GlmS glucosamine-6-phosphate activated ribozyme aptamer from Shimazuella kribbensis DSM 45090, 160 nucleotides, folded computationally.
[in-house]
Parts: sequence; structure tokens; C1' cells
RNA sequence: UACUGUUGUAAAGCGCCAGGACUGCGAGUAGCGCAGUUGACGAGGUGGAGGUUUAUCGAUUUGUAUCGGCGGAUGCCUCCCGGUGUUUCGUCUACACCGAGGACUUUCUGUACAAUUCAAUUAGGUGACUAGUUGAGCAAAAACAGAGAGCAGACGAGUA
Repeated sequence: UACUGUUGUAAAGCGCCAGGACUGCGAGUAGCGCAGUUGACGAGGUGGAGGUUUAUCGAUUUGUAUCGGCGGAUGCCUCCCGGUGUUUCGUCUACACCGAGGACUUUCUGUACAAUUCAAUUAGGUGACUAGUUGAGCAAAAACAGAGAGCAGACGAGUA
């Protein structure tokens, strides 16, 4: 240093790195070698099983490019479980939805909050860079509220 076994800890813009870029040392006409650094900024998101891969939203940016690659992931699809809605109630079917602070589709209006960055500054490192502290400023999706439009059948009961 590699491999194997055991134990513990650690995660979802999360983890890893042999290409690239950068730093240091050596060599040096050019070429190269060794060691290190970097490698997605937050908001949002998990009923069970299986499948699948560029899996929501903006910020930043000339750029749908977060240099590139690999793995995974709360996304998506199918089935199942439990439930909500479909203009009074019940049962059945059908359709559309929800995952327990929830639940039909769609249009318009109103309302909210970030981090990176920037500035100052602290510690570590020869350096690339890493980890903080303080201050200033800026989102969208979502969610909530209001208004409008659309929206099933069969049987039975009730009301007018």
C1' cells in the first nucleotide's frame, strides 16, 4: 500500500474521482513525473412493493453549461393498502385525486421566505484552497385567500 473479515459513525444538490483545471516540488528545448487542491448555491420533496433515469423550483451564468465522469436519491410509471371528492344522504360502479396539518380540473388576482455571491474580518496551510463570524441585498415553484369556468351513472330514501 492492497485485499479480506468484524464493529461503530455518516446522506440526499447527497457521496466518490484515475480525465480536465489549479497549486507545490523535481526535471526541462518541447514533452514529463510525484504530491496535493477543486469538482451543484439554496428552496422543495418519502404509504408499501417493483421498474426506470438528464427526477421539481429558481439563483448564478455568454450558455437548459453548474468542466467532465460514476454511484445513489423523497421524482415518474405500474400494481397493492388506507382514504378524499364528483352540487342532500346511503350502496355499487366509473373517473379524478391524497398519503394523514392531505385529497376534482383549470384560469386570473393578491400575499412570503433563501443560500452562493459582494464587503469587512478570524483561524489553518509554502500555496492552490478549507472552515467560520458580522453586515448589506436579491428568487421561483409551493402554500394560503378571493373571483370565474367546467365536472358522472344506476338503485333506494328524504326534502321542497